[in-house]
Context: one part of a larger RNA
RNA sequence: UCCUACGAGUUACUCUUCGUUAGCGAGGUUAAGGGCUUAAGGUCCGAAGCCGAAGCGAAAGCGAGUCUGAAUAGGGCGCUUAGUUAGCGGAGGUAGACGCGAAACCUUGUGAUCUACCCAUGGCCAGGUUGAAGUUCCGGUAACACGGAAUGGAGGACCGAACCAGUAGACGUUGAAAAGUCUUUGGAUGAGCUGUGGGUAGGGGUGAAAGGCCAAUCAAACUGGGAAAUAGCUCGUACUCCCCGAAAUGCAUUUAGGUGCAGCGUUGGAAUAGAGUCUUAUAGAGGUAGAGCUACUGAUUGGGCUAGGGGGCUUCACCGCCUACCAAACCCUGACAAACUCCGAAUGCUAUAAGAUAUGUCCAGCAGUGAGGGCAUGGGUGCUAAGGUCCAUGUCCGAGAGGGAAAGAACCCAGACCAUCAGCUAAGGCCCCAAAGUGUAAGCUAAGUUGUUCAAACGUUGUUCGGUUGCAUAGACAGCUAGGAUGUUGGCUUGGAAGCAGCCAUUCAUUUAAAGAGUGCGUAACAGCUCACUAGUCGAGCGAUCGAGCGUGGAUAAUAAUCGGGCAUAAGUUUACCGCCGAAGCUAUGGCAUCAGUUUACUGAUGGGUAGGGGAGCAUUCCAUAUACGUUGAAUGUGUAUCGUGAGAUAUGCUGGAGUGUAUGGAAAAGCAAAUGUAGGA
Numbered sequence: 001u002c003c004u005a006c007g008a009g010u011u012a013c014u015c016u017u018c019g020u021u022a023g024c025g026a027g028g029u030u031a032a033g034g035g036c037u038u039a040a041g042g043u044c045c046g047a048a049g050c051c052g053a054a055g056c057g058a059a060a061g062c063g064a065g066u067c068u069g070a071a072u073a074g075g076g077c078g079c080u081u082a083g084u085u086a087g088c089g090g091a092g093g094u095a096g097a098c099g100c101g102a103a104a105c106c107u108u109g110u111g112a113u114c115u116a117c118c119c120a121u122g123g124c125c126a127g128g129u130u131g132a133a134g135u136u137c138c139g140g141u142a143a144c145a146c147g148g149a150a151u152g153g154a155g156g157a158c159c160g161a162a163c164c165a166g167u168a169g170a171c172g173u174u175g176a177a178a179a180g181u182c183u184u185u186g187g188a189u190g191a192g193c194u195g196u197g198g199g200u201a202g203g204g205g206u207g208a209a210a211g212g213c214c215a216a217u218c219a220a221a222c223u224g225g226g227a228a229a230u231a232g233c234u235c236g237u238a239c240u241c242c243c244c245g246a247a248a249u250g251c252a253u254u255u256a257g258g259u260g261c262a263g264c265g266u267u268g269g270a271a272u273a274g275a276g277u278c279u280u281a282u283a284g285a286g287g288u289a290g291a292g293c294u295a296c297u298g299a300u301u302g303g304g305c306u307a308g309g310g311g312g313c314u315u316c317a318c319c320g321c322c323u324a325c326c327a328a329a330c331c332c333u334g335a336c337a338a339a340c341u342c343c344g345a346a347u348g349c350u351a352u353a354a355g356a357u358a359u360g361u362c363c364a365g366c367a368g369u370g371a372g373g374g375c376a377u378g379g380g381u382g383c384u385a386a387g388g389u390c391c392a393u394g395u396c397c398g399a400g401a402g403g404g405a406a407a408g409a410a411c412c413c414a415g416a417c418c419a420u421c422a423g424c425u426a427a428g429g430c431c432c433c434a435a436a437g438u439g440u441a442a443g444c445u446a447a448g449u450u451g452u453u454c455a456a457a458c459g460u461u462g463u464u465c466g467g468u469u470g471c472a473u474a475g476a477c478a479g480c481u482a483g484g485a486u487g488u489u490g491g492c493u494u495g496g497a498a499g500c501a502g503c504c505a506u507u508c509a510u511u512u513a514a515a516g517a518g519u520g521c522g523u524a525a526c527a528g529c530u531c532a533c534u535a536g537u538c539g540a541g542c543g544a545u546c547g548a549g550c551g552u553g554g555a556u557a558a559u560a561a562u563c564g565g566g567c568a569u570a571a572g573u574u575u576a577c578c579g580c581c582g583a584a585g586c587u588a589u590g591g592c593a594u595c596a597g598u599u600u601a602c603u604g605a606u607g608g609g610u611a612g613g614g615g616a617g618c619a620u621u622c623c624a625u626a627u628a629c630g631u632u633g634a635a636u637g638u639g640u641a642u643c644g645u646g647a648g649a650u651a652u653g654c655u656g657g658a659g660u661g662u663a664u665g666g667a668a669a670a671g672c673a674a675a676u677g678u679a680g681g682a
Stems, first nucleotide, its partner, number of pairs: 001682006011095003015092010027051003033045005055062002065077004098236002101233001105226003109222002116200009125190001127159003130155001134151006163187003168183004202218001204214003239617006249262005263369002265366006276357009290343001291341002297337002302332003306327001308326002310323004372397010402413003417591004422587003428581003431565002437578001439577006451567001458553003462550010479537005485510003490504003516531001520529002592607007618671001620668010637654007
């Protein structure tokens, strides 16, 4: 992992409630018990009791009323009748109450053969080393002290086997072993190790103390019991078809992953007859978007005018003057506000009317939901960050399949009853993968830009188009050839200043085709190069500016990557047009079901669906009644065929070898894919 078997809403109650079927009905009904009997049964007695027929009040009590109250007022609860018994079904209650599952708590006992500590009594420690005290002798002292040499054999002494331990590493890790092996290491006469017998027991022991150990179990052992503890938690919960179909919200909660009530679903019933919904029209309330602010409150740009203040001048002081300083009020100007408003929509809301449609409301049974999420729009919060978070409105996913977006819950199109080798379309596409255009007309792009999702500010003599304007065959623009001079080195300044450090200006005049008291290099200063300007050559367009289209730089993310091939007069892009493809959409044909209507065999509408509600069935086991089959082969197993929308059914071949169906009812140990399910097998 698979197969087979087992495996979860059950049962009880004179309990509650609702529905349904039946009996009786202002009544209904018996219980225990008893009689009869064909005896786990049936039938007949049995009225004790229960429910109902009257309520109100705390009660006395009164009574279709009563209580409150001064009340003949008002108000509360009642009255103007339908119940009851039994069966069945839905739900609730009490019970283990759909099944499995704790960690724990209490209680009765059993354990110190493991291990901790203690008691009693025994046992064990190769070999080697060191050499304390004491003692003896000698020296020494007044006597001690003290010194030396021997002797001696102390020590939680030293080295190191047995023994005990377990330092480090490797191996082992479904091991040889539920703690080991190898190498290495610590202690090894001691607080040593060890045998045997005994003691201490579970909130207790024991502990050189680690919450350690107390039989592979310890922050409270193990065993039986309370006990099916409890589990607002997790997991699982078994056949088919048909109809409808949610919620993830509000309020409250020792409440937030639970629950109660409401909301939203479903089923049955009832009443009202037009309540519900939509559209249009009309009439309203309102202060949002926007806008505005010499219309308020607040904030605010520049200027003017001018109180007040600062600074400066003046003065012995008082006055006074100035101010490119700050600045109230006022004027002009510009602009701002969720908690500003002189104004002010669209929507939405309310009412009325008309039209359309078919919902809406109430009562009763049964729920589920009360973690929501994405997108668009209006906002709060955040960084006008988030696949963020919190509201509102809509929509989709949730519970929605199909086509498109390469692939994708919610983006675009579109809501799947079934069948068809029929047709038309949507979004999106039409060169090939891959259905349909290598479509038509006119442009643009040269960056593979782009063709699929963001690239910006700012640059751009890339290119196309348009506007305005200037120069030009009396020769423009660009290039080339030549000139570019003189007074003069203008004056001043300066060490120098000569077109070119700087300052000044009647930057003037002359010769000229033209040439600045000089555009830029350059020199210490000159020199030199160059420009403006002019002529010649050449021969047709050349500039400036504004705008638009497509491009281009800006352009940086961690292994490669436009879905791929490829595509340049496009298969990119812009504009216009035609055709086609394309879905479970729509249509066509046939069929099934549900609901409604009627002309009763037709018509119309409907049939995605999780939680959930309702309806109709299939299969299994047993029972009752009726009726069948079977050794001329039952059940079972395994093939085949047929029937049914399906669960399934029937026939038949082989197998098998003794029981088994059908019809109508009844009753359930009544359906398995999942529970790290249980047992067996592979």
The part of an RNA shown here (large-subunit ribosomal RNA, domain II) has 682 nucleotides and comes from Wandonia haliotis. The organism belongs to Wandonia, within Bacteria. The full RNA is in RNAcentral, with records from ENA.